[in-house]
Notes
Predicted 3D model of a 530-nucleotide part of an RNA (large-subunit ribosomal RNA, domain I) from Paracoccus marinaquae. The source organism's lineage runs through Bacteria, Pseudomonadati, Rhodobacterales, Paracoccaceae and Paracoccus.
Context: one part of a larger RNA
RNA sequence: GGCGUUUGGUGGAUGCCUUGGCAGCAAGAGGCGAUGAAGGACGUGAUACUCUGCGAUAAGCCAUGGGGAGCUGAGAAUAAGCUUUGAUCCAUGGAUCUCCGAAUGGGGCAACCCACCUGAAUGUUUGUUGUUGUUACCUUUGGUAAUCAACAACGGGCAUAACCAGGUAUCUUUGACCUGAAUAUAUAGGGUUUAAGAAGCGAACCCGGGGAACUGAAACAUCUAAGUACCCGGAGGAAAGGAAAUCAACAGAUACUCCCCCAGUAGUGGCGAGCGAACGGGGACCAGCCGAGCCGAAAGAAUGACCAGAAUGAUCUGGAAAGAUCAGCCAUAGCGGGUGACAGCCCCGUAUGGGAAGUUCGAUCGGACGUAUUAAGUAGGGCGGGACACGUGAAAUCCUGUCUGAAGAUCGGGGGACCACCCUCGAAGGCUAAGUACUCCUUGCUGACCGAUAGCGAACCAGUACCGUGAGGGAAAGGUGAAAAGCACCCCGACGAGGGGAGUGAAACAGUUUCUGAAACCGGACGCCU
Numbered sequence: 001g002g003c004g005u006u007u008g009g010u011g012g013a014u015g016c017c018u019u020g021g022c023a024g025c026a027a028g029a030g031g032c033g034a035u036g037a038a039g040g041a042c043g044u045g046a047u048a049c050u051c052u053g054c055g056a057u058a059a060g061c062c063a064u065g066g067g068g069a070g071c072u073g074a075g076a077a078u079a080a081g082c083u084u085u086g087a088u089c090c091a092u093g094g095a096u097c098u099c100c101g102a103a104u105g106g107g108g109c110a111a112c113c114c115a116c117c118u119g120a121a122u123g124u125u126u127g128u129u130g131u132u133g134u135u136a137c138c139u140u141u142g143g144u145a146a147u148c149a150a151c152a153a154c155g156g157g158c159a160u161a162a163c164c165a166g167g168u169a170u171c172u173u174u175g176a177c178c179u180g181a182a183u184a185u186a187u188a189g190g191g192u193u194u195a196a197g198a199a200g201c202g203a204a205c206c207c208g209g210g211g212a213a214c215u216g217a218a219a220c221a222u223c224u225a226a227g228u229a230c231c232c233g234g235a236g237g238a239a240a241g242g243a244a245a246u247c248a249a250c251a252g253a254u255a256c257u258c259c260c261c262c263a264g265u266a267g268u269g270g271c272g273a274g275c276g277a278a279c280g281g282g283g284a285c286c287a288g289c290c291g292a293g294c295c296g297a298a299a300g301a302a303u304g305a306c307c308a309g310a311a312u313g314a315u316c317u318g319g320a321a322a323g324a325u326c327a328g329c330c331a332u333a334g335c336g337g338g339u340g341a342c343a344g345c346c347c348c349g350u351a352u353g354g355g356a357a358g359u360u361c362g363a364u365c366g367g368a369c370g371u372a373u374u375a376a377g378u379a380g381g382g383c384g385g386g387a388c389a390c391g392u393g394a395a396a397u398c399c400u401g402u403c404u405g406a407a408g409a410u411c412g413g414g415g416g417a418c419c420a421c422c423c424u425c426g427a428a429g430g431c432u433a434a435g436u437a438c439u440c441c442u443u444g445c446u447g448a449c450c451g452a453u454a455g456c457g458a459a460c461c462a463g464u465a466c467c468g469u470g471a472g473g474g475a476a477a478g479g480u481g482a483a484a485a486g487c488a489c490c491c492c493g494a495c496g497a498g499g500g501g502a503g504u505g506a507a508a509c510a511g512u513u514u515c516u517g518a519a520a521c522c523g524g525a526c527g528c529c530u
Base pairs, nucleotide, nucleotide: 001529002528003527004526005525006524007523008522009521015515016479017478020450021449022447023446024445025444026443027442028441029439030438031201032200039100040099041098042055043054044053046078047077049075050074051073061094062093063092064091065090066089070082071081072080105114106113107112115168116167117166118165119164121160122159123158124157125156126155127154128153129152130151131150132149133148134146135145136144137143138142170198171197172196173195175193176192177191178190179189205236206234207233208232209231210230216223220270246253247252257284258283259282260281261280267275268274288431289430290429294367295366296365297364300361301360302359303358306354307353308352312327313326314325315324316323328345329344330334336348337347338346380404381403382402383401384400385399386398387397390416411426412425413424414423415422466473467472486514489501490500491499492498
């Protein structure tokens, strides 16, 4: 040095587990905000820091209801306390709620700086009244008076460094007052002021205004991607749309929305790539109108802290019984979780029954309000665009930048150029539930979903550490044991690190680098070979 057997170190695979995720289902909710939001800064405890809670009343204050023995949140202990005169805790309603932030008195490099007005408070002065006292006088149980004193109460004036409270932004609408042009009265406009509203944030869904390119066409320009991404504005729990100037075809249908067909059909298309209906049929839901809404009462319903809630023992193994054996019981409850191994009957629960306040809904009843009236610079036309499945085409229909421009129900629009006949409808005002879309969020339940390189980026103090000027990017990291019983004491050692005893424990090769503990990699011992 090699091979073999064996024993260790390192390492953290594997197995098992789950606090966390993922995807759904059923309900709920679908907003919060100048009564100051979302999100933060800084504080706040007996005790340094972080998280959580809270806000100078600061892990809290008050009330009501519940509850019934412990409690003072977590990492984490000690001290000091609270509590059957009912604490902690839970539900509901209030109070407080620093500073920043729409941030709104002005400014500003967010959490800071600087103001003004009014009030309160304080001081001073004055007036009135009262009490006590002093002085003087008098007709002396006492009374009157004062340039009198002190105190108190209620008023007026003035002042106020600091502290405290309220107000002071902008825009819109509204009322009042003062002013005030061309222009005489006026009006517009300006100023002061009252009251109300708006603003900002939020995951997707929705409507509107703008609106790409990569790409495809095997290049590329019309076309496509796509009215997509993205930007802006706006609203609601849904939004939008909506009661025919609609379709249809001589028979009729009957608002709108959504789904399945019709149908990849008819069409459209450098007739390329592609794009792509409608009629009609079947379903979901149905509602019509000129405010369907508003206010009050109200049977009742929902939610709901919480309450009641059945039934098991012995022996054996074991560290531990829920396991095994024997013998029982309950069940409108054998969902689930916990307990020293696997528990219907040990605990929490579960089925079932009940439940305050607050909130929400609400049959029905009453009240108040409202109840329009036929739509002209419109329809149509020319030019230029856009939308319609439809790329200008034979191109109807819809919208309109521009130029024009009717009729008046004896009228007008449409039926895919256009004309006639026929049929059908009534534009240029408005509203409208349901069926449909979505899920930042709440509750309950489910999974031939994951099980720590998986599942959310994040099971763990994660949008953290860290990187970047910034926009932004973005980790790793779970497991002792049933219980800390987390190794008193002794020894070696540097009053170390580490280890050996002792002790705890079922186990310490379970010792906090802690379950299991693979491989790579590195040693020791023994045997053989060289």